[in-house]
Context: one part of a larger RNA
Molecule: large-subunit ribosomal RNA, domain VI
Organism: Planctomycetota bacterium
RNA sequence: UGUAGGAUACCUGAGGAGAAUUACCCUUAGUACGAGAGGAUUGGGGUGGACCAACCUCUGGUGUACCAGUUGUCACGCCCGUGGCAGCGCUGGGUAGCUAAGUUGGGAAUGGAUAAACGCUGAAAGCAUAUAAGCGUGAAGCCGCCUCCAAGACAGGGUAUCCCCGAGGCCCCUGGAAGACUACCAGGUUGAUAGGCCGGAGGUGUAAGCACAGCAAUGUGUUGAGCCGACCGGUACUAACUGGCCGAGCGG
Numbered sequence: 001u002g003u004a005g006g007a008u009a010c011c012u013g014a015g016g017a018g019a020a021u022u023a024c025c026c027u028u029a030g031u032a033c034g035a036g037a038g039g040a041u042u043g044g045g046g047u048g049g050a051c052c053a054a055c056c057u058c059u060g061g062u063g064u065a066c067c068a069g070u071u072g073u074c075a076c077g078c079c080c081g082u083g084g085c086a087g088c089g090c091u092g093g094g095u096a097g098c099u100a101a102g103u104u105g106g107g108a109a110u111g112g113a114u115a116a117a118c119g120c121u122g123a124a125a126g127c128a129u130a131u132a133a134g135c136g137u138g139a140a141g142c143c144g145c146c147u148c149c150a151a152g153a154c155a156g157g158g159u160a161u162c163c164c165c166g167a168g169g170c171c172c173c174u175g176g177a178a179g180a181c182u183a184c185c186a187g188g189u190u191g192a193u194a195g196g197c198c199g200g201a202g203g204u205g206u207a208a209g210c211a212c213a214g215c216a217a218u219g220u221g222u223u224g225a226g227c228c229g230a231c232c233g234g235u236a237c238u239a240a241c242u243g244g245c246c247g248a249g250c251g252g
Base pairs, nucleotide, nucleotide: 001152005163006162007161008160009159010158011157015149016148017147018146021049022048023047024046025045026044027043033038051106052105053104054103055102059100060099061098062097066093067092068091069090070089071086072085073084074083075082076081111143112142117137118136119135120134168246169245170244171243172188173187174186175185176184193239194238195237196235197234198233199232200231202228203227204226209222210221211220212219213218
């Protein structure tokens, strides 16, 4: 911008895209077959490889605004306790998120028309013949079935509801497992959108101070303590203020 009134929500599916894999084991069965050696078709069940998708419960990785230990040096007047810098100084762990090596799922079943191939009936040609008329069986392949996109599908579709007594939308603001920007999504006081605070989960691993023991280094008790990013909830304390703009033609 179009879909000849303007909107909100939900659909249909023309068309398109994706997927499509394979091995082994058990059993049928040491059966059919075969002198033996050997050794099935078929049906049923199971386990994998590779590939694809989603996810983070588990196993791990990362986790530079989490916790602890520790070296050097500087500072806070000194001790103690802390902070800065040194690749996050180094080291040991680690929430959320993101992840694979982790977890879960998938390619299943089935229909239609067929290829090679195999048949039924059957003449031309009293026989024969799967073919000439006619009718079947038959592939990982084809068309569907499965997943996703999809009405700019110009045959421009449909359903419900609302609107001129203004439906609805935008600007703006708080934000987001959404994101380059935009878009999308959740909210804007009739409010849990973010921050703060409170509780919980979870991480680290027993803070400081004080007391006691020891000449001291240090240890013990208070104490699973103290501290704590993203996680799960609660709570209007703070900020979503005040407001502005667009908006329907030949329809009703």